Predicted 3D model of a 544-nucleotide part of an RNA (large-subunit ribosomal RNA, domain I) from a Christensenellales bacterium. The source organism's lineage runs through Bacteria, Bacillati, Bacillota, Clostridia and Christensenellales. Rfam family: Bacterial large subunit ribosomal RNA.

Context: one part of a larger RNA
């Protein structure tokens, strides 16, 4: 110094656990913000550092339900106090609501400095308190330059905006990497991504539409169709629609002709313009001439039942015997409820103990919700003729692009850029160049619920989900800590049924510990449940 075997340290694996967490279903909810939001600073308690609350009316005020013995928050203590005259707690509406923060008087290195006007406290020039004063759009007014008229400008009053939000949503701009076994057309991908924008959904939507010899009838989403037709360095790959099924399901409004009334221009019978009536369509529609004289319905305005929600509330049946054990909920016996034998708790395993649980009730007030009512809006028929009217720098076309499943291809459709440019109903588009028949439709305005995306939030549910190096990064925490900063980002659970958390003695400076007591257990002692290995130690053994 090795090995072996006991005994200990030391270390926190393993088991067992859950207030966490992870995914999923259902249902509601779905925007907040100049009535100053999100998010913060700093305050607030009797003693108060943190977190929770709350704002100078500050763990809180004030009403109205709810409950009903106890309260004063995590949180112990001392200290004072409320409270059956209902406190505390729940729930609804109000009140208050410091400064920063779109922040908006001015500045400003947020949470701070410092005004202007009007009014007010105080004897006050000071000091203070209340209000108000930012920019922008648009309408209406007033004022007014170089310039006469005018216009910019400039003010005033109404009114909107503005910032933010988890993922959905639509537009504007958009990548490599990566696959093509290199790689460039292609792919990845119109995808991350970064800008604008909008809602509770958003986009689209009421045919110049799809079909094919027969038709269907706005969008939108599912299934099919199909991995089919196609697209393609025909490589990698990319990938439709028509039809068919089903969920929904809803269709109006302008513009114009014409008509009234006003107003402006001149060439004095025309043009151009407000309002208002009227008028919306492709078996063409309307105007213009007759004939009728309302209803369905409605997405708009008010008012609004049920019904759901936002506190609750009742709930069956051993304080049953005996054992074992600290403890019964267990074992043996003997009873009961069940429309309740889901679950959790109670010293071990509970239908009957306790909170629930079936299953019946409930709302002053708020919120949704929409029956049902008013209100307002809201037509048709006939016929003549061929008088007017129907969305122009628009179709369309030529050139570069772009989106369409479709990579310029026989490329039709769509969309915007340059340049050119129609018909106007005896017109005009479209049926995958292009043409003729034929057949579909009426571009060049407009608005439209539901079926569909998502889940920041709120209530219940579920789980061949995790169970503390797992499961969210947090059993909590975007904190400790790192970075100038953008940003990065942890580690940390478990006494015990109950603190009963060790009064007293001894050693000690003290940390420790040894009694003593508590407890089932203290080898459960707060470095605390079990307590594995690696590591030390110490016996005894045995080897050099």
């Nucleotide at each position: 110094a090795g090995c072996a075997u006991a005994g200990g340290g030391u270390g926190g694996a393993u088991g067992c656990c859950c207030u966490g967490g992870c995914a999923c279903c259902a249902a509601g909810c779905g925007c907040c913000g100049a009535c100053g939001a999100a998010g913060g600073a700093c305050g607030u308690g009797g003693c108060a550092a943190g977190c929770u609350g709350c704002g100078a009316a500050a763990a809180g005020c004030u009403a109205c339900g709810g409950u009903g013995a106890g309260c004063c928050g995590c949180a112990a203590g001392c200290a004072g106090g409320c409270u059956u005259a209902g406190a505390c707690c729940c729930g609804u509406a109000g009140a208050u609501g410091u400064c920063c923060g779109a922040a908006u008087g001015u500045g400003g290195a947020a949470a701070c400095a410092c005004g202007g006007c009007a009014g007010g406290a105080u004897g006050g020039a000071g000091u203070c308190c209340u209000g108000u004063c930012a920019c922008g759009g648009c309408a209406u007014g007033a004022u007014g330059a170089a310039u006469c008229c005018a216009u910019a400008g400039u003010c005033a009053u109404g009114u909107c905006g503005a910032g933010g939000g988890a993922a959905c949503c639509c537009g504007g701009g958009g990548a490599a990497c990566u696959g093509a076994a290199a790689c460039a057309u292609c792919u990845a991908a119109g995808u991350a991504c970064c800008c604008g924008g909008a809602g509770g959904a958003a986009g689209a939507g009421a045919a110049a539409g799809a079909a094919a010899g027969a038709u269907c009838g706005a969008u939108u989403u599912c299934c099919u169709a199909a991995g089919u037709a196609g697209c393609g360095g025909c490589g990698a790959g990319c990938g439709a629609a028509c039809g068919g099924g089903a969920a929904a399901g809803a269709g109006c409004c302008c513009a114009a002709a014409c008509c009234a009334c006003g107003g402006a221009g001149c060439a004095u019978g025309c043009u151009c313009u407000g309002u208002g009536g009227g008028g919306u369509u492709g078996c063409g529609g309307g105007a213009c001439g007759g004939c009728a004289g309302a209803a369905a319905g409605g997405a708009c305005c008010c008012g609004g039942a049920a019904g759901u929600u936002u506190a609750g509330u009742a709930g069956a049946a051993c304080a049953g015997g005996c054992c074992u054990g600290g403890a019964a909920a267990g074992g043996c016996c003997g009873g009961c409820c069940a429309g309740a034998g889901c679950g959790g708790g109670u010293a071990a395993c509970a239908g009957c103990c306790c909170c629930g649980u079936a299953u019946a009730c409930g709302a002053a007030a708020g919120a949704u919700g929409g029956a049902c009512g008013g209100g307002c809006c809201g037509a048709g028929c006939c016929g003549u003729a061929a008088c007017c009217c129907a969305g122009a720098g628009u179709a369309c076309c030529g050139c570069a692009g772009g989106a369409c499943a479709c990579g310029a291809g026989g490329a039709a459709u769509c969309c915007g850029g340059c340049g050119g440019g129609a018909a106007g109903c005896a017109g005009g588009g479209a049926g995958g160049a292009c043409c003729a028949c034929c057949u579909c439709c009426c571009a060049a305005g407009g608005c439209u619920a539901a079926a569909u995306a998502c889940g920041a939030c709120u209530u219940g549910g579920u789980g061949a989900c995790c169970g503390a190096u797992a499961g969210c990064g947090c059993a909590u925490a975007g904190u400790a800590c790192c970075g100038u900063g953008a940003g990065g980002g942890a580690a940390a659970g478990g006494u015990g049924a109950a603190a009963a958390g060790g009064a007293c003695c001894c050693c000690g400076g003290g940390a420790g510990g040894g009694g003593a007591g508590u407890g089932a257990a203290a080898g459960a002692g707060a470095a605390c449940c079990u307590g594995a290995a690696a590591c030390c130690c110490u016996a005894u053994g045995u080897u050099u």